[in-house]
RNA sequence: GGGCGCUUAGCUCAGUUGGUUAGAGCGCUGCCUUCACACGGCAGAGGUCAGAAGUUCGAGCCUUCUAGCGCCCA
Numbered sequence: 001g002g003g004c005g006c007u008u009a010g011c012u013c014a015g016u017u018g019g020u021u022a023g024a025g026c027g028c029u030g031c032c033u034u035c036a037c038a039c040g041g042c043a044g045a046g047g048u049c050a051g052a053a054g055u056u057c058g059a060g061c062c063u064u065c066u067a068g069c070g071c072c073c074a
Base pairs, nucleotide, nucleotide: 001073002072003071004070005069006068007067010026011025012024013023019057028044029043030042031041032040050066051065052064053063054062
């Protein structure tokens, strides 16, 4: 230098062909339970969907550019 893949909650990830509200598990906070802790139950907080632009009535999803990470080729 060329090609491919990934980037969504604190962590690991899902999100199908563009359409209702952005979700799960773990973790965190509060309450119940206990003498207390753990386990369990209930409730809750937490996201500019890596950044920017474009297409569209509508974008996490499509297009372009940028950044970071990984793999392959040279």

Transfer RNA from a Deltaproteobacteria bacterium, 74 nucleotides, folded computationally. The coordinates come from a structure-prediction model, not an experiment, and the mean pLDDT is 80. It matches the Rfam family "tRNA". Rfam classes the family as a transfer RNA. Rfam describes the family as follows. Transfer RNA (tRNA) molecules are approximately 80 nucleotides in length.